[in-house]
RNA sequence: GGCUCCGUAGCUCAACGGCAGAGCUGGCGCCUUUUAAGCGCUAGGUUGUAGGUUCGAGUCCUACCGGAGUCA
Numbered sequence: 001g002g003c004u005c006c007g008u009a010g011c012u013c014a015a016c017g018g019c020a021g022a023g024c025u026g027g028c029g030c031c032u033u034u035u036a037a038g039c040g041c042u043a044g045g046u047u048g049u050a051g052g053u054u055c056g057a058g059u060c061c062u063a064c065c066g067g068a069g070u071c072a
Base pairs, nucleotide, nucleotide: 001071002070003069004068005067006066007065010024011023012022013021018055026042027041028040029039030038048064049063050062051061052060
């Protein structure tokens, strides 16, 4: 340098082009003599960046940035 894959919440990951979610973690509460466990509620997002297509983009297209793999 070429090619392939990945980038979404603090972490691990979902999401037919049509309201961005789950688990864990965090916060508050219930339970318990207390802690842990269990249960309920809740917070947390510029979907890597910039453009394009579309009535509508996390999703499709292009270029960059970062990471992994592979070929040279």